[in-house]
RNA sequence: CUGGAUGUAGCGCAGCAGGUAGCGCACUUGAUUUGGAGUCAAGGGGUCGCUGGUUCGAUCCCAGCCAUCCAGACCA
Numbered sequence: 001c002u003g004g005a006u007g008u009a010g011c012g013c014a015g016c017a018g019g020u021a022g023c024g025c026a027c028u029u030g031a032u033u034u035g036g037a038g039u040c041a042a043g044g045g046g047u048c049g050c051u052g053g054u055u056c057g058a059u060c061c062c063a064g065c066c067a068u069c070c071a072g073a074c075c076a
Stems, first nucleotide, its partner, number of pairs: 001072007010025004019056001027043006049065005
């Protein structure tokens, strides 16, 4: 430099013939316990990597950029 993949909650991931985002763990509160762990109940948390475009409407489609990973090319 070229091509490809990935980017969604603190962590790991799901969600795509476009219709205002979910699961597990973690976290908070309460119950249980002498206390902890465990269990049960309830709850909080996300401008979906960034900037634009298309659309009535974008995590999803299009363009550019950024980050990480993989493969290749080039130089030595």

The RNA shown here (transfer RNA) has 76 nucleotides and comes from Bradyrhizobium australafricanum. It matches the Rfam family "tRNA". Rfam links the family to the GO term triplet codon-amino acid adaptor activity. The RNAcentral record of the sequence draws on ENA. The coordinates come from a structure-prediction model, not an experiment, and the mean pLDDT is 81.